Description:
The RNA shown here (small-subunit ribosomal RNA) has 1356 nucleotides and comes from an uncultured bacterium. The coordinates come from a structure-prediction model, not an experiment, and the mean pLDDT is 85. The RNAcentral record of the sequence draws on ENA and SILVA.
């Protein structure tokens, strides 16, 4: 996708045609479904007519009804699919049969007899029913006669039948009923046909081998019996057969077919409706009757069930049509009619017919129709979305103009109907104009459906649309809600606060009186592969061989004609499918014709190929002769080295073992060493991608026995071949088992010692099975080339091993060639790729084995084998959406190679211990605001928390608000001031009337009011922008084109060198390019030029003082230049890039030092509390104001620092030398006071001018190793400064106090030169507050062998 006898959910207008218990072959109430014939028969009842009779009554005839005797039919029609794997079905054949009714043919139908029902009488029983006696008819029954073209037969012969009925009638007869004649229908016999049925044969027809053997009437024969008929169908006897891997037997499942569904086909699945056959009729068995049954609505017996019963006994069979219960997801009316078609009976009319025809119910299916059509932009309203502009729903609606199919109402109105019947006519039969039959004409009838189909009329858009889906597959997208919840889901998968995937809505898509879902079949699925797959590594080659059946098979001749090919004939039912027509308005549907039915049978031909037969051949295969190599196999011997043990000698304290040890051995003498002896096992060197073998496998040497292979040349046989289920053998891998030996070494188990968190291990000391031999089992291995065997074909190159041949320009370690084997590399080709590639995984042929998602599982059960262990064969339930192969890119590794970094190492100084400072955690609290958390948080945001800051807490307080825009009204703004209050705030008093103007007003500001709005350091850094950290200043990260690859991707970017560097050079299927590196920028170092004030002072004056004159040479300042480029030399390297040289020169030398500069990206790193911003949240509060408090708490833990522990020091004294910077609400000299912090005063300076500004380490004395003259915490008192304000909670000073601490465990940090260390100085923030941060200069080291290791990084 197609399909269904479907079911379920939502929905539902009409019609036509079909279909409708798939489940319980479960049980059934009630009604109906098979009767009919009086023209076979006797009788009963009723009616009518006629006759007789006075009447009662009786007789006859006709009709109707009824039971019985009798005939025919109940063997058809209808239902169901339980059973059945062949007693069936399908196809094609066959001979040993029967066949009512029907047709044709030949002949007959004579004459008798005795009964039984009905009926009558009597009896039994509840009933069903039944018994006895008596009467009676027949087309009921029975003899007799006749008897063949019938049957039997010994071929002489023998035997066998019948029934009448109805209509009509001229002659003749009559008992007056009739006989007789005739017509029709019957009856009997015979032959043939048709129809139906029975039997036989071949082929075909599901699954299981975890069913391999089955069979005694079994297979055959003879005789007999039996049947309609052949036959072990049955019986007796005889023989021992018959079936089976081409699947017998057994088990499971199943009605079979035409066909149906699907599919391109081949196939696969199915067998409902319709049609053919079969089987069954409550279950099992049996026969009777009959033409036909072993009988659905017949009988008998048994059983189960149900019902009736007077308990004695009886009745029943819906798998007929309706219907009921039950079962089930699920399947209809207890309808109408015999009008049609057909069936039974009948001479017929007719009767019967739940067959059938119709109607009803059900969207169950197929088909058709409709639910309106045209116009209509203000693009209405409403809905939804929105970037707020609009978009969309949408010509959709409304409105206007039309139409009326269908439904509804009314009216009309076919076809399905032809007969039979009656009348007449013609023909036939006949003696006949009766009757009867055939044909024709006429007459009058017969409709369940039916309110039919169809047609007409009027009215009115009137009565008529839903379902599923919208993440991808797959056509169709947004909003809201929800927040890994609720839910969705066919697969992948959605949902954890911005869900096109859930739910709702708007919109859209698809189909449409249906739409979805579920179930099922086929397809796609080449995913069982016949068409049409595979097996080196994805699942898959048996461990190897031998060999039976089977399959396949070299060349030539002739024959045959089985396969094969062609023609003819028969059959292949109808329906269906297909084609062409026809009929319903179309279609579905119905109908006519054709084609097809690829099959089977038979017949005639063809003979290339295959088969069969025949006669040959030598190429395949084999045999013989001569050689060759070899760890090929079996048996018996044999040799040396080594290990161990034992004996003896020498000798002394250890040996052994390991990463380090210990257990162990050893003074009872080990280990070591020498000599001797014993025993077992294995065979060093040679030794080799060397050899041999089928594989497993085979290695000292010798002998014996023995298999195979190869080479060369000839001879012979003449297809003898290949493969290989079953079977058989080997399986000298290992392990294991049995019996008996053997046992040196090694060594499962076991024990001990170590290691370890543990250590049932790895390591060590011991050690038993076993390993070895003989015999017998086992039968498995990653038994691997993960590659079955055989044959042929298809470029090469280089080796090795065993043979043969040839050449001579080297007789060789030579060259060429051929053959068998064994390797490497590679062409074409193949392969998913890897790879394979004459030793194929290439191209073909033959045969075998094996595979079909992963797990369960090579397991269970069963069978076979085995002593056992176990082996071989070999499932299912259940479960998953993967498992797997090859290759790619990354990342990772206690993988490898190369390189690098204060990474280690070498050094110097610290941290970790103390006290304090500061940050964090924790705890506490009304609050201790928030963030940052490995490196890359923690002296971080914070370059300054007493108030403010401030975001937190407490109390008080405001509500268009502290801030923005808009509107209205009033007032300038503003300043001074009183009272209440903690302040915010509230309430008064006084002063003040500004600026511009076109004179209307306007701008700014203040106050009041209304609403739009403001506001939020509230949440989300995992919705974001921006900024920033980190890897890392590491050398990388990419692109275009080209090329290679099926592709992911690769190449470039790898390689050889080199560099700090993807820096450069060379090479190269790559060639180029971009972002990074480097350089360009700033600064320091040298020189030059320019310029000299506030800077400088060599020389000349002057001075306390560059103070002044003077000068700008120098220093310096600040602007511009120069200079360094491996440029030069030598060596090295590849003639390169480059590297080396205390090289030269130079202030500086190989990036000169420092800075700025941070590729593609990573960490959902950090920040919504800088700012911006989506979404969410608050709105008399999560917003605003204010007071006080808190961020400063303190059992504790950590980070970063400061000060120390002292003599390289403390204290006192002395007094030399910087640089960066700052300064007007400022820096503040000097002077005075104070012990001091500081205070008072105040020159100068808006700064190369004045000032902060004292630099400190230094030097000289002293202290003398102490908790000290070290150290300064803590605390007390007294002060200073800033500031509204130092209580919580500032800094500083003086005096006093004088804690811990004597160099710091494990661990850990920084630093490679003007660096570390050490010393001080300045600045930002700032009223005040630095041990922090950012800068500045002074003094000024040590060490680096080197890259093994730790850590980070880069490349391969």
């Nucleotide at each position: 996708g197609a399909u269904u006898g479907a079911a379920c959910g939502c929905u539902g207008g009409c019609g036509g045609c079909a279909u409708g218990c798939c489940u319980a072959a479960c049980a059934c109430a009630c009604g109906c479904a098979a009767g009919u014939c009086g023209a076979a028969c006797g009788g009963a009842a009723g009616c009518a007519a006629g006759g007789g009779g006075c009447a009662a009554c009786u007789c006859u005839u006709g009709c109707u009804u009824c039971a019985g005797u009798g005939g025919c039919g109940g063997a058809c029609g209808g239902g169901u699919g339980a059973g059945u794997a062949a007693u069936a079905c399908g196809u094609a054949g066959g001979a040993a049969u029967c066949u009512u009714c029907c047709c044709u043919u030949a002949a007959g139908u004579g004459g008798g007899g005795g009964a039984c029902a009905a009926c009558c009488c009597g009896g039994g029983g509840a009933a069903a029913c039944u018994c006895g006696g008596g009467c009676u008819a027949a087309u009921a029954c029975c003899g007799c006669a006749u008897a063949a073209u019938c049957u039997c037969u010994a071929u002489g012969g023998a035997g066998c039948a019948a029934a009448g009925a109805a209509g009509g009638g001229g002659a003749c007869c009559u008992u007056c009923g009739g006989g007789c004649c005739u017509u029709u229908c019957g009856c009997u016999u015979u032959a043939g046909g048709a129809u139906g049925a029975g039997c036989c044969u071949a082929c075909g027809u599901c699954g299981g081998a975890u069913u391999a053997g089955c069979u005694a009437g079994u297979u055959g024969g003879u005789a007999g019996g039996g049947u309609a008929a052949a036959g072990g169908c049955c019986u007796a006897c005889c023989a021992a057969g018959g079936c089976a891997a081409c699947g017998a037997u057994c088990c499971g499942u199943a009605g079979c077919u035409g066909g149906u569904c699907u599919g391109a086909g081949a196939g696969g699945a199915c067998g409902g409706c319709c049609a053919g056959c079969c089987a069954c009729a409550c279950u099992g068995g049996g026969a009777c009757u009959g033409a036909g049954a072993c009988a659905c609505g017949g009988c008998c017996c048994a059983g189960a069930c149900u019902c009736c019963u007077a308990c004695g006994g009886g009745a029943g069979g819906c798998a007929g049509c309706a219907g009921u219960g039950g079962g089930g997801a699920a399947u209809u009316u207890u309808g109408g009619a015999c009008a049609a078609u057909g069936g039974g009976g009948g001479a017929a009319a007719c009767c019967c017919u739940g067959a059938u025809c119709c109607a009803g119910c059900a969207a169950u299916g197929c088909c058709g129709c409709g639910u309106g059509u045209g116009u209509g932009a203000a693009g209405a309203a409403g809905g939804c979305c929105u970037u707020c502009g609009g978009g969309u729903u949408g010509u959709a609606a409304a409105g206007c103009a039309c139409u009326u199919u269908u439904a509804g109402u009314g009216g009309g109105g076919a076809a399905g109907a032809a007969a039979g019947g009656c009348u007449c006519a013609a023909g036939g039969c006949u003696a006949a104009u009766a009757u009867c039959c055939u044909u024709g004409a006429g007459c009058g009838u017969u409709g369940a459906c039916a309110u039919u189909a169809c047609c007409c009329a009027a009215a009115g858009a009137a009565a008529a649309a839903g379902c599923a889906c919208c993440g991808g597959c797959u056509a169709a997208c947004u909003c809201u809600g929800u927040g890994c919840c609720a839910g969705c889901a066919g697969c992948c998968g959605c949902g954890g606060u911005a869900a096109u995937a859930c739910a709702g809505a708007g919109g859209g898509u698809g189909c449409g009186a249906g739409c979805g879902u579920u179930a099922a079949u086929c397809g796609g699925a080449a995913u069982u592969a016949c068409u049409g797959g595979g097996c080196g590594u994805a699942a898959a080659g048996c461990g190897c061989a031998u060999g039976u059946a089977g399959g396949u098979g070299g060349a030539u001749u002739u024959u045959u004609a089985a396969g094969u090919c062609g023609g003819g004939u028969g059959u292949g039912a109808a329906a269906g499918c297909c084609c062409c027509g026809g009929g319903c308005u179309c279609a579905a549907c119905c109908u006519g014709g054709g084609a097809a039915u690829c099959g089977c049978a038979u017949u005639c031909g063809a003979u290339a190929c295959u088969g069969a037969a025949u006669a040959u051949c030598u190429g395949g295969a084999g045999u013989a002769u001569g050689g060759u190599a070899g760890a090929g196999g079996g048996a018996a011997g044999u040799g040396g080295a080594a290990c161990u043990u034992c004996c003896g000698g020498u000798g002394u304290a250890g040996c052994g073992g390991u990463g380090a040890a210990a257990u162990g051995c050893g003074u009872a003498g080990a280990u070591a060493u020498c000599g001797g002896a014993a025993a077992g096992a294995a065979c060093a060197u040679c030794a080799g991608u060397g050899g041999c073998g089928a594989a497993a496998g085979c290695g000292u040497c010798u002998u014996c026995c023995u298999g195979g292979a190869c080479c060369a040349a000839u001879a012979c046989u003449g297809a003898c071949a290949c493969u290989a289920a079953a079977g058989u053998g080997c399986g000298a891998a290992a392990a294991g088992c049995g019996u008996g030996g053997g046992g040196a070494g090694c060594a499962a188990a076991c024990a001990g010692g170590a290691u370890u968190a543990g250590a049932u291990a790895c390591c060590c000391c011991g050690g038993u099975a076993g390993u070895c031999c003989a015999c017998g089992c086992c039968g498995u291995a990653a038994a691997c080339g993960a590659u079955g065997a055989g044959a042929a074909c298809u470029g090469g190159g280089c080796g090795c091993u065993g043979g043969g041949g040839a050449g001579c320009u080297u007789u060789g370690u030579c060259u060429c060639u051929u053959u068998a084997g064994u390797g490497c590399c590679g062409a074409a080709g193949c392969u998913a790729a890897c790879g394979c590639g004459u030793u194929a995984a290439g191209u073909u042929c033959u045969c075998c084995g094996c595979c079909u998602g992963g797990g369960g599982a090579g397991u269970a059960c069963g069978g076979c084998c085995g002593c056992a262990a176990g082996g071989c064969u070999a499932a299912a339930a259940c479960u998953c959406a993967a498992a797997g192969g090859a290759a790619u890119u990354g990342a990772c590794g206690g993988g490898g190679g190369c390189c690098u970094g204060c990474a280690c190492a070498a050094g110097c100084g610290g941290u970790g211990g103390a006290g304090c400072a500061u940050g964090u955690g924790g705890u506490u609290c009304a609050a201790u605001u928030c963030g940052a958390u490995g490196c890359a948080a923690c002296g971080c945001g914070a370059a300054a928390a007493a108030c403010c800051u401030u975001a937190c807490c407490u109390a008080c307080u405001c509500u268009u608000g502290a801030c923005a825009u808009c509107c209205u009204c009033g007032g300038a703004a503003c300043c001074u001031u009183g009272c209440a209050g903690a302040a915010a705030u509230g309430u008064g008093a006084g002063g003040g009337u500004g600026c511009c103007u076109u004179c209307g007003g306007g701008a700014a500001c203040c106050g009041a009011g209304a609403g739009a709005c403001a506001g939020g350091u509230g949440c989300u850094g995992c919705a974001u922008g921006g900024c920033c950290g980190u890897c890392g200043u590491c050398a990388g990260c990419u692109c275009g084109u080209g090329u290679c690859g099926u592709g992911a991707g690769a190449u470039g970017u790898u390689g050889g060198g080199u560099u700090a560097a993807g820096u450069c050079c060379c090479g190269c299927a790559a060639c180029g390019a971009g972002c990074g590196c480097a350089a360009c920028c700033c600064u320091c170092g040298c020189c030059c030029u320019u310029a000299g004030u506030u800077g400088c002072c060599a020389g000349c004056a002057u001075u306390u003082a560059g103070u002044u004159g003077g000068g700008c040479a120098c220093u310096c300042u600040a602007a511009g230049g120069g200079g360094a480029c491996u440029g030069c030399c030598g060596g090295u390297g590849a003639u390169a890039a480059g590297c080396c040289g205390a090289g030269a020169g130079g202030a500086a030398g190989g990036u000169g030092g420092g800075g700025a500069u941070g590729a593609c990206g990573u960490c959902a790193a950090g920040u919504c509390c800088u700012c911006a911003u989506g979404g969410c949240c608050c709105u008399u509060a999560c917003g605003g104001g204010c007071u006080g408090g808190g961020c400063u708490a303190c059992a504790c833990a950590c980070g970063u620092g400061c000060u120390a522990c002292a003599a390289u020091g403390g204290u006192g004294g002395u007094g030399a030398c910087a640089g960066u910077g700052g300064g007007c609400a400022g820096c503040g000299a000097g002077c005075a006071c104070g012990c001091g912090a500081g205070u008072g005063u105040g020159a100068g300076c808006u700064a190369a001018u004045c000032u902060c500004c004292a630099a400190a380490a230094g030097c000289c004395a002293u202290c003398u190793c102490a908790g000290u003259u070290c150290g300064g915490a803590u605390u007390g008192c007294a002060c200073u400064c800033u500031g509204c304000a130092a209580c919580u909670c500032g800094a500083g000073u003086g005096c006093a106090u004088g804690a811990a601490g004597u160099u710091g465990g494990a661990a850990u940090c920084g630093c490679u030169a003007g660096u570390a260390a050490u010393c001080g100085c300045g600045g930002a923030u700032c009223a005040g507050c630095a041990u922090g941060c950012c800068g500045c200069g002074g003094u000024g080291a040590a060490u680096a062998c080197g890259u093994u290791c730790c850590c980070g990084g880069g490349c391969c």